The part of an RNA shown here (large-subunit ribosomal RNA, domain III) has 388 nucleotides and comes from Nitrosococcus halophilus.

[in-house]
Context: one part of a larger RNA
RNA sequence: GAGUAACGAUAAAGGGGGUGAGAGGCCCCCUCGCCGAAAGCCCAAGGGUUCCUGCGCAACGCUAAUCGGCGCAGGGUGAGUCGGUCCCUAAGGCGAGGCCGAGAGGCGUAGUCGAUGGGAAACCGGUUAAUAUUCCGGUACCUGACAUAGCUGCGAUGGGGUGACGGAGAAGGCUAGACUGGCCGGGGGUUGGAAGUCCCGGUUUAAGCGUGUAGGGAGCGUUCUUAGGCAAAUCCGGGGGCGCAUAUUCCGAGGCGUGAUGACGAGCUCUUAUUUAAGGGCGAAGCAGUUGAGGCCCGGCUUCCAGGAAAAGCCUCUAAGCAUCAGGUUAUGUUAGACCGUACCCGAAACCGACACAGGUGGGCGGGGAGAGAAUCCUCAGGCGCUU
Numbered sequence: 001g002a003g004u005a006a007c008g009a010u011a012a013a014g015g016g017g018g019u020g021a022g023a024g025g026c027c028c029c030c031u032c033g034c035c036g037a038a039a040g041c042c043c044a045a046g047g048g049u050u051c052c053u054g055c056g057c058a059a060c061g062c063u064a065a066u067c068g069g070c071g072c073a074g075g076g077u078g079a080g081u082c083g084g085u086c087c088c089u090a091a092g093g094c095g096a097g098g099c100c101g102a103g104a105g106g107c108g109u110a111g112u113c114g115a116u117g118g119g120a121a122a123c124c125g126g127u128u129a130a131u132a133u134u135c136c137g138g139u140a141c142c143u144g145a146c147a148u149a150g151c152u153g154c155g156a157u158g159g160g161g162u163g164a165c166g167g168a169g170a171a172g173g174c175u176a177g178a179c180u181g182g183c184c185g186g187g188g189g190u191u192g193g194a195a196g197u198c199c200c201g202g203u204u205u206a207a208g209c210g211u212g213u214a215g216g217g218a219g220c221g222u223u224c225u226u227a228g229g230c231a232a233a234u235c236c237g238g239g240g241g242c243g244c245a246u247a248u249u250c251c252g253a254g255g256c257g258u259g260a261u262g263a264c265g266a267g268c269u270c271u272u273a274u275u276u277a278a279g280g281g282c283g284a285a286g287c288a289g290u291u292g293a294g295g296c297c298c299g300g301c302u303u304c305c306a307g308g309a310a311a312a313g314c315c316u317c318u319a320a321g322c323a324u325c326a327g328g329u330u331a332u333g334u335u336a337g338a339c340c341g342u343a344c345c346c347g348a349a350a351c352c353g354a355c356a357c358a359g360g361u362g363g364g365c366g367g368g369g370a371g372a373g374a375a376u377c378c379u380c381a382g383g384c385g386c387u388u
Stems, first nucleotide, its partner, number of pairs: 013031006032385004040365004046345002050343001051075006060068002080141002082341003086119003092113003098107003122139005142337011153322002158317005166304004172297003177291005182203006204263002208258004215251004219244008228236002264286001267282006305308001351360002367379004
């Protein structure tokens, strides 16, 4: 220079009470304002205790601070079913032998790893200061082992099927949700109206199990034969006959019933307490119509050419072999289900940007009025007024 620039989005504050040495900023209440396809909610990545509680205010916080993502201390993350581990493979990596190379090493077979993909199974309610599909309550489901009983040709690293997949387009059936009415509970000061055609609040309930619908797919069954499926086959494929096709069978939302004489539920009430508050008890109605998805049926259907993973798993077939066994299958019962993650932030003051930085950050939910709409304006739930 200079008590100058700046104090990081112009969404905005005002009042009362409390705490305290001290209050514009902290806590409580009232009013006001802002977001509302977000500035709300839930995950993944990343971060790594920032979560909750108590005690603090030197430093950190662009001011103050009694406050804090700050300091100190204590507490907090509970799983057969969520995710990983596990089984399986993709691109790609590694790679016994092998091939190549002065060497280091390179390539690569069998293999072995490798999810961003495939593979068994859980929902609703309650609870903590802080976790919950994990704890608790209720009601389920799956896989393996063992036992018992019934039936029985079982058997694989091998064969076959399935798993199993593209783009675009269209229609139908549903549901979530929303709205309205009915129903239930409650209300009613002043002026004009009013005991109603008024106002306020509520009207919520899952997986599972049973039924097998709207709709969609495949012709199906039986018998004979067979140069294919590296051996075999009763399986798959090829060929023939017969029967049935308004067949046979598979997939399949939703609805309804059950789950539920339960839970939840507006409110009422009791106890403690200094108002806020905490704990206990009781507990009404709990229906219908309209609308309606980008969600489900749908891994479907139609169509197109550029022709759109693999393996495990599952089903089936036999080989060696074993056949009073072992094994398979069905039912019931018993039993087991280990290990790791789980707090909190997540369009952000906690991640990536040297910062509590107007930048960047994948996925899901995303109500109402007007509207073609996720635009735009207003608004619910919820969250904020952006630290001078």
Source information
Rfam family: Bacterial large subunit ribosomal RNA. The prediction has a mean pLDDT of 84. The organism belongs to Nitrosococcus, within Bacteria.